[in-house]
RNA sequence: UUUGUAGAAAAGCAAAACUAGCGCAAGCUAGUGACGCAAAGCUAGAGGGGCUCUACGAGUCAGCCAGUUGCUAAA
Numbered sequence: 001u002u003u004g005u006a007g008a009a010a011a012g013c014a015a016a017a018c019u020a021g022c023g024c025a026a027g028c029u030a031g032u033g034a035c036g037c038a039a040a041g042c043u044a045g046a047g048g049g050g051c052u053c054u055a056c057g058a059g060u061c062a063g064c065c066a067g068u069u070g071c072u073a074a075a
Stems, first nucleotide, its partner, number of pairs: 002075002005073003012037002017032006035063001041068003047065002049061005
C1' cells in the first nucleotide's frame, strides 16, 4: 500500500415498540428500550434509490447502495 478476511475485552452507536411533543403525511425531537452495527464514524438529499403529500411541485429517509477518513489482527 492492497484485500475486507477476522475482531475478545473495554468503549461507542441504537432498530422495533411504548410515552410526550411537532408535522396533512413520510418522518423528526426527547425519554424508556436493546434488533442489530468494524465504520450503524463523518459527508452528502444538487450520484442512484426508497417514502409522503394539498402532486409536474414541495417535502422526507444517511441503520439501502454510494463518497471519504479510520483502530487491532491476518494474508

The RNA shown here (c-di-GMP-I riboswitch aptamer) has 75 nucleotides.